Model confidence (mean pLDDT): 84 of 100. A computed fold for a 95-nucleotide RNA from Zhihengliuella sp., annotated as SAM riboswitch aptamer (S box leader).
Formats: sequence, structure tokens, C1' cells
RNA sequence: ACACCAUCCCGAGCGGCUGAGAGAUCUGGCUCAACGACGCCGCAGCAACCACCCGGAUUCCUCCGGAAAGGUGCUACCGCCAGAAACGAUGGAGA
Repeated sequence: ACACCAUCCCGAGCGGCUGAGAGAUCUGGCUCAACGACGCCGCAGCAACCACCCGGAUUCCUCCGGAAAGGUGCUACCGCCAGAAACGAUGGAGA
């Protein structure tokens, strides 16, 4: 990389650098953006999955709630909306 499983409702900003588009791709919209968006770095924060801890449910598979923040991840708008697609992103377990 590819394939598989699960999720994509909610949640979470400040500063520095940069300097024009950005919201995965295409189409039609809509929103953000020189009052500096997007991106990178630092700090902070959030809590999806895994790990760890506690309680409960369950014949098995597993599920619910709480705590915590170790591994990843995430921190505009329902994956921004709709359509298209063997679509995209994240996590897990393989390989």
C1' cells in the first nucleotide's frame, strides 16, 4: 500500500511564523478568509479507539457506566449540505 472490523452525534484555543486561498476528489451550493483563513511550531485543551483501573450486565460473543490521559488521534460549520464513487478520515487487529 491492500483487505477486514468499528466509528464519524457531542466535545475541545491561545501565541509565534508564513502569506492566499481553505473546507479529501468532481459537480452544484453554502461557510471561513489580508480584522490573516489554510498550513507549520510551541503551550494548552478535548476524549473516539487501544492500554490500565473501578462498578454492573451477560450462556458465549460481548455490552453499559465511571475514572484516567499511557499509545495514537482530534481542537469552524452533521465527513459543512446534496449527488457520484470499489469515496474519505481516525482507531484496532493482522499482514